[in-house]
Order: sequence, then structure tokens, then C1' cells
RNA sequence: CACUUAUCCAGAAAGGCGGAGGGUCUGGCCCAAUGAUGCCUUAGCAACCUUUCCUGAUUGAUCAUCAGGAAAAAGGUGCUAAUUCCUGCUCUUGACUAUGUCGGGAGAAAGAUAAGUU
Repeated sequence: CACUUAUCCAGAAAGGCGGAGGGUCUGGCCCAAUGAUGCCUUAGCAACCUUUCCUGAUUGAUCAUCAGGAAAAAGGUGCUAAUUCCUGCUCUUGACUAUGUCGGGAGAAAGAUAAGUU
């Protein structure tokens, strides 16, 4: 890099460095010299990996495994503006001043993160 699975409307910021764009792309809309984005330090959030317990499945029974639930937070990651900021593609649906405008719902794609596989 590629593939598989799961999650993505919750949560959590201070200081230092640095000095111009940043929020991946489109169209919007935002953030930013009252210093953003980024990097470092510290702090925090969360619970994917991890640990313990309970229930169920499986088993003759136990272990293991799988599913669900509760708790913990030392370690590996991750995260700490806005729902992945909204949107784009498909299906469906409502209202209206109706061949369009403004919305709602479901899914897909893309992306992010984790765990695993080659």
C1' cells in the first nucleotide's frame, strides 16, 4: 500500500515553538495575525486492543470459543472547533408560490480510527 470486520449526532484544552493559510476534494458554510493548521510538553476524553465479573449459546462436563451486559484504566493506538461541519451518487417521501424550490428518511461511495490478514 491492499483486503476484511467494527465504529463514526456522545466525550475531552492549557502552555510553549512557529508565522499563513486551514477544515482531504466539489459547492456551501466556517476557523484564522485577539496567531489558526502544524510540531512539542503537560493535562484530559474515550474504551478499539487489554483485564475482571455476570448471563446465554456450545460441550456428557470443564476449559477454550462465540454473543450480550457491567466494571476498571497500568500499557499499545486514537481523539480533544463545528455530526466525518453540511453536501455530492441511488432509492423513497413531505410541503409549496410546482417540471422547480425547500426539507425528511434509508442506503451507497469516499474518508477517519481500531483490530486482524497477505
Molecule: SAM riboswitch aptamer (S box leader)
Organism: Chitinophaga dinghuensis